[in-house]
Context: one part of a larger RNA
RNA sequence: CUGGGCGUAAAGGGUGUGUAGGCGGAUAGUUUAGUCAGAGGUGAAAGCCCAGGGCUCAACCCUGGAAUAGCCUUUGAUACUGGCUAUCUUGAGUUCGGGAGAGGUAAGUGGAACUCCGAGUGUAGAGGUGAAAUUCGUAGAUAUUCGGAAGAACACCAGUGGCGAAGGCGACUUACUGGCCCGAUACUGACGCUGAGACACGAAAGCGUGGGGAGCAAACAGGAUUAGAUACCCUGGUAGUCCACGCUGUAAACGAUGAGUGCUAGUUGUCGGCAUGCAUGCAUGUCGGUGACGCAGCUAACGCAUUAAGCACUCCGCCUGGGGAGUACGGUCGCAAGAUUAAAACUC
Numbered sequence: 001c002u003g004g005g006c007g008u009a010a011a012g013g014g015u016g017u018g019u020a021g022g023c024g025g026a027u028a029g030u031u032u033a034g035u036c037a038g039a040g041g042u043g044a045a046a047g048c049c050c051a052g053g054g055c056u057c058a059a060c061c062c063u064g065g066a067a068u069a070g071c072c073u074u075u076g077a078u079a080c081u082g083g084c085u086a087u088c089u090u091g092a093g094u095u096c097g098g099g100a101g102a103g104g105u106a107a108g109u110g111g112a113a114c115u116c117c118g119a120g121u122g123u124a125g126a127g128g129u130g131a132a133a134u135u136c137g138u139a140g141a142u143a144u145u146c147g148g149a150a151g152a153a154c155a156c157c158a159g160u161g162g163c164g165a166a167g168g169c170g171a172c173u174u175a176c177u178g179g180c181c182c183g184a185u186a187c188u189g190a191c192g193c194u195g196a197g198a199c200a201c202g203a204a205a206g207c208g209u210g211g212g213g214a215g216c217a218a219a220c221a222g223g224a225u226u227a228g229a230u231a232c233c234c235u236g237g238u239a240g241u242c243c244a245c246g247c248u249g250u251a252a253a254c255g256a257u258g259a260g261u262g263c264u265a266g267u268u269g270u271c272g273g274c275a276u277g278c279a280u281g282c283a284u285g286u287c288g289g290u291g292a293c294g295c296a297g298c299u300a301a302c303g304c305a306u307u308a309a310g311c312a313c314u315c316c317g318c319c320u321g322g323g324g325a326g327u328a329c330g331g332u333c334g335c336a337a338g339a340u341u342a343a344a345a346c347u348c
Base pairs, nucleotide, nucleotide: 003320004319005318006317007302008301012316014201015200016199017198021194022193023192025088026087027086028085029084030083031082033081034080035077036076037075038074039073040072041071042070049065050064051063052062053061054060091191092188093187094186095184096183097182098181099180103177104176105175106174107173108172109171110154115149116148117147118146119145120144121143125136126135162169163168206247207246208245209244210243211242215241216240220236221235222234223233258315259314260313261312262311263310266293267292268291269290270289271288272287273286274285275284276283277282278281297304298303321348322347323346330341331340332339333338
């Protein structure tokens, strides 16, 4: 390379938008590029293969034949693929009418709690633990009442509920804004799918500049525990956690399951629509999501099973024994931390 694979054995890119490329609905016509068939030319010699022959055999050599991927010319076929020209509506999109939602961004507002500050009441303890101590408190703590300040997070509702491409999103109001679903038919007429590069987004931690800092809390200090205790427990506590702007670009970024389309028994729950029936929340049907179970089928098994890991097709990514190693070197990116691309010797 081929082949075989990628839920858990090695293997799905963290996610999207999209360039090139690959692939692509129905009908008719045209062309004959691909495709198929016939003929001709070329495809040097040697070699390989076959049949003979020559050295005593063989190796070796000689003669003849066959074979040769492909390329070129020409004649024909026209189903399929491609090109071109028309037409179509089922794929895709637009329009109209409804609908649900923690989707996003910005501004404003609210209550509970913690902490701190001031004042009142009040007196000797309070904290904390397995037990203690460090710690706080007669300069009046803890408790309790009132007032004030500040920051951060939004109890109940809350739900294998919802929304988002993923990361993720949860108090309330307003403004701006993205997507989705249902119904209706009117319109466009294949406008589609995938997507190497590219571009954008991307938890937490971390970095830069400037703010902010209540609580929590790496590091650090002290008290315990212990043989020791650079820990687990306790008392403190700084970065950080928060905001703005910029960078980083990684995660068990997981459904460990790429995207799209079609087909293949059912039962049951739930969310959002629609229609019909009965009539006031039920039933039936249907579309879209999200769960549980389960047949065929698949699977090494576990399990998956119309939300497939079934049956097929298209496109992309990736794997090819373990260690060395996601390392070294080089390149690219980054302020750095590092990220990304990515070996070999050697060894089993």
This is a predicted structure of a 348-nucleotide part of an RNA (small-subunit ribosomal RNA, central domain) from an Alphaproteobacteria bacterium. Its mean pLDDT, the model's own confidence on a scale to 100, is 88. It matches the Rfam family "Bacterial small subunit ribosomal RNA".